[in-house]
A computed fold for a 119-nucleotide RNA from a soil metagenome, annotated as SAM riboswitch aptamer (S box leader).
The RNAcentral record of the sequence draws on MGnify.
RNA sequence: CUUAUUGCGAGUGGCUGAGGGAUCGGGCCCUACGACGCCACAGCAACCGGCCGGCCGCAAGGCUCGGAGGCAGGUGCUAAAUCCCACAUUCGGAUCGAGAGGUUCGAAUGGAAGAUAAG
Numbered sequence: 001c002u003u004a005u006u007g008c009g010a011g012u013g014g015c016u017g018a019g020g021g022a023u024c025g026g027g028c029c030c031u032a033c034g035a036c037g038c039c040a041c042a043g044c045a046a047c048c049g050g051c052c053g054g055c056c057g058c059a060a061g062g063c064u065c066g067g068a069g070g071c072a073g074g075u076g077c078u079a080a081a082u083c084c085c086a087c088a089u090u091c092g093g094a095u096c097g098a099g100a101g102g103u104u105c106g107a108a109u110g111g112a113a114g115a116u117a118a119g
Stems, first nucleotide, its partner, number of pairs: 001119006011041005019030003025085003042078003047074002050071003053064004082113001087110010
């Protein structure tokens, strides 16, 4: 850089000792009943390749049925939707205004950024 996924799921112990939830900001939350981080064990998931099934096909090959079809492995993950917003568009409510329009709240869609996997 490209592609896919990103409202699911899964925690205990030890060490450490003050901040943490990616990012400027806002909200909200976790945290001396010990957060964050590191280690161990356990678990979750099913991106990757392997082995073993099942189904389709003459074959090459393809698919993966009830919760990954099953097993172990390489990674990853195990507070809250990627905690929420933040940008654009559309719709709706409230409010200000003579009007054009403004402010604010909410919803949907899309995008950006981030994370993970594979290349």